[in-house]
RNA sequence: UCCUGACAAAGCCAAACUAAUCGCAAGAUUGGGACGGAAAGUCGCGGAUCCUGUGUUUCGGGAAAGCCGGACUGCCGCA
Numbered sequence: 001u002c003c004u005g006a007c008a009a010a011g012c013c014a015a016a017c018u019a020a021u022c023g024c025a026a027g028a029u030u031g032g033g034a035c036g037g038a039a040a041g042u043c044g045c046g047g048a049u050c051c052u053g054u055g056u057u058u059c060g061g062g063a064a065a066g067c068c069g070g071a072c073u074g075c076c077g078c079a
Base pairs, nucleotide, nucleotide: 004077005076012037013036017032018031019030020029021028022027035066041072042071043070045069046068047067049063050062051061052060053059
């Protein structure tokens, strides 16, 4: 350095639900809250999913991404 993920250490993130606010909606933000997570860090490239417009196809706009794959970066070091 790479692979890798311990009966390790220091930490980190935060599902459902909920309060307020915003949004046509999906959903988002902040707070509470922890189901879980070795990338549950970043991207949104491919597939899948959700909302919306349209002429139920098509095509367009939006959302999330903790579904699968991919790319980039990262803590520690038992074996």
Overview:
This is a predicted structure of a 79-nucleotide RNA (c-di-GMP-I riboswitch aptamer) from Competibacteraceae bacterium UBA2792. The source organism's lineage runs through Bacteria, Pseudomonadati, Pseudomonadota, Gammaproteobacteria and Candidatus Competibacteraceae. The sequence was found by an Rfam model in a public genome assembly.